[in-house]
Molecule: SAM riboswitch aptamer (S box leader)
Organism: Bacteroidales bacterium
RNA sequence: UAUUUAUAAGGAAGGGCUGAGAGAACAGGCUCAGUGAUGCCCUAGCAACCGGUCUGAUGACAAAGGUGCUAAAACCUGCCCGAACGGGAGUUAUAAAUU
Numbered sequence: 001u002a003u004u005u006a007u008a009a010g011g012a013a014g015g016g017c018u019g020a021g022a023g024a025a026c027a028g029g030c031u032c033a034g035u036g037a038u039g040c041c042c043u044a045g046c047a048a049c050c051g052g053u054c055u056g057a058u059g060a061c062a063a064a065g066g067u068g069c070u071a072a073a074a075c076c077u078g079c080c081c082g083a084a085c086g087g088g089a090g091u092u093a094u095a096a097a098u099u
């Protein structure tokens, strides 16, 4: 880098540095942002994919370790079915395995 599988309406904030745009990409909305957003680092936390413990198994428990995450549903819509609501696909993200 690519493929497969699983998950994505829940959950979890303080500080330091930075300094103008940011919310993956495109379009349209909407929202956040000098009362400092975004990004990086530290600490804390959330979650429980791998890993751990127990079990014949299903499963349960905990949170050392490897990841991930901590505005808004993956912020919403976009393509298909469908009256609303909703369902599905696609894309994206994360994990595990393979490559």
Stems, first nucleotide, its partner, number of pairs: 002098007013043005021032003026078004044070003049066002052061003074091001079088003